[in-house]
A computed fold for a 74-nucleotide RNA from a Thermoguttaceae bacterium, annotated as transfer RNA. It was read from a public genome assembly.
RNA sequence: GGCGGCGUAGCUCAGCUGGUUAGAGCAGCGGAAUCAUAAUCCGUCGGUCGGGGGUUCGAAUCCCUCCGCCGCCA
Numbered sequence: 001g002g003c004g005g006c007g008u009a010g011c012u013c014a015g016c017u018g019g020u021u022a023g024a025g026c027a028g029c030g031g032a033a034u035c036a037u038a039a040u041c042c043g044u045c046g047g048u049c050g051g052g053g054g055u056u057c058g059a060a061u062c063c064c065u066c067c068g069c070c071g072c073c074a
Stems, first nucleotide, its partner, number of pairs: 001073007010026004019057001028044005050066005
C1' cells in the first nucleotide's frame, strides 16, 4: 500500500430484508428474605448505536468519508 471483519450500556453481546419503546445477561444502586453473609426474588439506574456528511416521510440498519482494533496479501 491492497483486501476483509469488527466498533451498540461499565463489561460480554443481540438487533443490520429501514418503521412506532434501542434490548438481553453480568456488574452497579435500593429493597425483600436471613441471626448474618452468599445464593435467590422484586425494583431501579444506565446509550447522542465510533466521528462527520448524504439518501429517505423515517437510519443502529443503506451510501460516502475519516478514526480505532484485528486478520490476510504484498
Its Rfam family is "tRNA". By type it is a transfer RNA. Model confidence (mean pLDDT): 81 of 100.